[in-house]
Molecule: Fluoride riboswitch aptamer (crcB RNA motif)
Organism: Bacteroidales bacterium
RNA sequence: AAGGAUUCGGGUGAUGGAGUUCACCUUUAACCGCAAUAGUGCUGAUAACUCCUACAAACAA
Numbered sequence: 001a002a003g004g005a006u007u008c009g010g011g012u013g014a015u016g017g018a019g020u021u022c023a024c025c026u027u028u029a030a031c032c033g034c035a036a037u038a039g040u041g042c043u044g045a046u047a048a049c050u051c052c053u054a055c056a057a058a059c060a061a
Stems, first nucleotide, its partner, number of pairs: 009026005016052006033042003
């Protein structure tokens, strides 16, 4: 100086916040939805579960 492994830390998981769990990445990273005739269209605030907020639809008062 380079490479590998382990531990800890940090970060990430298509639009907000919190808790729990899981997975991935180690900064040249993880990650950055799908369809199309490329004029455009569609689903979802979760990786999963629960709650809150925002949005949308229906019904009732």